A computed fold for a 75-nucleotide RNA from a Candidatus Aenigmatarchaeota archaeon, annotated as transfer RNA. The sequence is in RNAcentral, with records from ENA. Its mean pLDDT, the model's own confidence on a scale to 100, is 83. Its Rfam family is "tRNA". The family's RNA type in Rfam is transfer RNA.
RNA sequence: GUCAGGGUGGCUCAGCCUGGCUAGAGCGUCGGACUCAUAAUCCGAAGGUCGCGAGUUCAAAUCUCGCCCCUGACA
Numbered sequence: 001g002u003c004a005g006g007g008u009g010g011c012u013c014a015g016c017c018u019g020g021c022u023a024g025a026g027c028g029u030c031g032g033a034c035u036c037a038u039a040a041u042c043c044g045a046a047g048g049u050c051g052c053g054a055g056u057u058c059a060a061a062u063c064u065c066g067c068c069c070c071u072g073a074c075a
Base pairs, nucleotide, nucleotide: 001074002073003072004071005070006069007068010027011026012025013024020058029045030044031043032042033041051067052066053065054064055063
């Protein structure tokens, strides 16, 4: 340099192809219940510029363009 995959709460990911409710899950964190206590289990809560910018649209995580970063293959 070319090609492919990826970037969404602290971590791991779903959702994107087919635009539309308030962006979800597990783990973790915090609080509570249970227990003599701890673990396990149960209940609740906080936590997200959806990589960045622009465009299209009434409306964009989702479509289009540019850029940045990560991984792999080829050269």